Annotation
Predicted 3D model of a 91-nucleotide RNA (c-di-GMP-I-GGC riboswitch aptamer) from Desulfuromonas sp. It was read from a public genome assembly, where an Rfam model found it. The prediction has a mean pLDDT of 79. The source organism's lineage runs through Bacteria, Pseudomonadati, Thermodesulfobacteriota, Desulfuromonadia and Desulfuromonas.
[in-house]
RNA sequence: CUUGUAAAUGCCAAACCUGUCGAAAGGCAGGGACGGAAAGCCACGGAUCUUUCUUGGCUGAAUCUUCCUCAAGAUAGCCGGGCUGCCUCUU
Numbered sequence: 001c002u003u004g005u006a007a008a009u010g011c012c013a014a015a016c017c018u019g020u021c022g023a024a025a026g027g028c029a030g031g032g033a034c035g036g037a038a039a040g041c042c043a044c045g046g047a048u049c050u051u052u053c054u055u056g057g058c059u060g061a062a063u064c065u066u067c068c069u070c071a072a073g074a075u076a077g078c079c080g081g082g083c084u085g086c087c088u089c090u091u
Base pairs, nucleotide, nucleotide: 004087011036012035016031017030018029019028020027021026034077040083041082042081044080045079046078047075048074049073050072051071056068057067
């Protein structure tokens, strides 16, 4: 350098429950383990999700609703990308 369940030391923690923050998606803390070799960090591209407030459009006589879009958010345990990093059979 490469590889990832051959070994060792350890690490993280889904669902669910409790508390708490948020309008929501969801975040944080504790319990708990489905999983993870970057499940460490970054919303850069795509994707998905949310709508208290917000732009425009479709439909409609109009209002409401639905849908699309703008805007603002969420997911790094959806995929890709960037940065960093432990151990290590073999080569």